[in-house]
Context: one part of a larger RNA
Molecule: small-subunit ribosomal RNA, 3' major domain
Organism: Flavobacterium sedimenticola
RNA sequence: UGACGGGGGCCCGCACAAGCGGUGGAGCAUGUGGUUUAAUUCGAUGAUACGCGAGGAACCUUACCAAGGCUUAAAUGGGAAUCGACAGGCGUGGAAACAUGCUUUUCUUCGGACGAUUUUCAAGGUGCUGCAUGGUUGUCGUCAGCUCGUGCCGUGAGGUGUCAGGUUAAGUCCUAUAACGAGCGCAACCCCUGUUGUUAGUUGCCAGCGAGUCAAGUCGGGAACUCUAGCAAGACUGCCGGUGUAAACCGUGAGGAAGGUGGGGAUGACGUCAAAUCAUCACGGCCCUUACGCCUUGGGCUACACACGUGCUACAAUGGCCGGUACAGAGAGCAGCCACUGGGUGACCAGGAGCGAAUCUACAAAACCGGUCUCAGUUCGGAUCGGAGUCUGCAACUCGACUCCGUGAAGCUGGAAUCGCUAGUAAUCGGAUAUCAGCCAUGAUCCGGUGAAUACGUUCCCGGGCCUUGUACA
Numbered sequence: 001u002g003a004c005g006g007g008g009g010c011c012c013g014c015a016c017a018a019g020c021g022g023u024g025g026a027g028c029a030u031g032u033g034g035u036u037u038a039a040u041u042c043g044a045u046g047a048u049a050c051g052c053g054a055g056g057a058a059c060c061u062u063a064c065c066a067a068g069g070c071u072u073a074a075a076u077g078g079g080a081a082u083c084g085a086c087a088g089g090c091g092u093g094g095a096a097a098c099a100u101g102c103u104u105u106u107c108u109u110c111g112g113a114c115g116a117u118u119u120u121c122a123a124g125g126u127g128c129u130g131c132a133u134g135g136u137u138g139u140c141g142u143c144a145g146c147u148c149g150u151g152c153c154g155u156g157a158g159g160u161g162u163c164a165g166g167u168u169a170a171g172u173c174c175u176a177u178a179a180c181g182a183g184c185g186c187a188a189c190c191c192c193u194g195u196u197g198u199u200a201g202u203u204g205c206c207a208g209c210g211a212g213u214c215a216a217g218u219c220g221g222g223a224a225c226u227c228u229a230g231c232a233a234g235a236c237u238g239c240c241g242g243u244g245u246a247a248a249c250c251g252u253g254a255g256g257a258a259g260g261u262g263g264g265g266a267u268g269a270c271g272u273c274a275a276a277u278c279a280u281c282a283c284g285g286c287c288c289u290u291a292c293g294c295c296u297u298g299g300g301c302u303a304c305a306c307a308c309g310u311g312c313u314a315c316a317a318u319g320g321c322c323g324g325u326a327c328a329g330a331g332a333g334c335a336g337c338c339a340c341u342g343g344g345u346g347a348c349c350a351g352g353a354g355c356g357a358a359u360c361u362a363c364a365a366a367a368c369c370g371g372u373c374u375c376a377g378u379u380c381g382g383a384u385c386g387g388a389g390u391c392u393g394c395a396a397c398u399c400g401a402c403u404c405c406g407u408g409a410a411g412c413u414g415g416a417a418u419c420g421c422u423a424g425u426a427a428u429c430g431g432a433u434a435u436c437a438g439c440c441a442u443g444a445u446c447c448g449g450u451g452a453a454u455a456c457g458u459u460c461c462c463g464g465g466c467c468u469u470g471u472a473c474a
Stems, first nucleotide, its partner, number of pairs: 001474002003471003007468007015458002019421005026313008034304002042053002064299007076122009088103006106113002124288002127286003133282002135277003138273001140271001145184006151160003164175003190265004195233007205222002209220003236259001239253001240251004315414001319373006332361002336355002340351004380411001385406007427450007
């Protein structure tokens, strides 16, 4: 100087407390361990692995296993030689790759071009090392810290500044001061959202006027309103009162759509964990080279006495079922979204408008109204299994999703323990997208609808910041 202390002081955080809802019990989904296997490819392992890489494993992917094949090879370029083929089509063997048979068969300005075969030189490796590395990422932590120049102090390591008194979300600011300044962080600048004005009105809107309909901005028209998307204004403790030297704090203050960082996002200092990744990519070294490279078929990654994590669905009446009736936002669409009509109980099928979309397409659901069920393993719950189908795709056996009929398991609110959340949040309800032929999505990322309770407080648990003290630690 740090680090540590079941030392001290001050302070903060859904850290505790106060509340609400979960997990831990059940069934299923998914990931992991273990076991099994020819293979169950590899990586990630306290917090910071475990619905993680994977934003989509039937083949492909695919890296694993078995079997069959290739050896300049799957791609590209250079040199040399040969040929006018090769490719394509039709056969044979075969699981395919591949091997093999028949057939068709270039252009030319004659220099060559083009293509193929052979050969040669460069290949290839998801093989090892993340403890050789770059790049990227997690975490402490959006915590308020981390440093430098000159000066001063100290023999020196170092200290000071950065401490003290206040204050703040903040090393934020003020006062004091052997310090005076500065940099990276904080804040602001950026994006979305909340208010208003203005400009512009199509595909969006419809107040007033007219037309028109069972109805409908449907039409003429309008530019007010909503909205769309550019510009501008607005919030700064600016004003008032109180406290204070000041910074600042307090107020059911005024004004205001918004008040003290208005709300949310992006943004992550010096560094820590030899943290993660050689399997995104790049790269040093090592290793393989008729194989640890490459192609193909089939299998596996989906196994199953068990254990754990993350979720979904429930155990019901604040509910289930049936009928009726409303109200979103955001995003997507041509090998696509699909209105409407007909068929089918249905998944869907057959026709067939519109739309490369503010123009066309997609019932929002909880909610509300009416009916029924009356506390039961039930009209709760839907696992499992049997049968029959639909769709995608070369192909649904291993191993897809969905539909219909039947079946109708566990489960009556969950031990010790443990997680999330402070407001348009939790809880609850549906919608969309990426990936994608299809989908094992109950996942991920967004979008809106309905919409709470509680916070006395900082003694205690956990993590962190500053000062101080002890130390046989570095």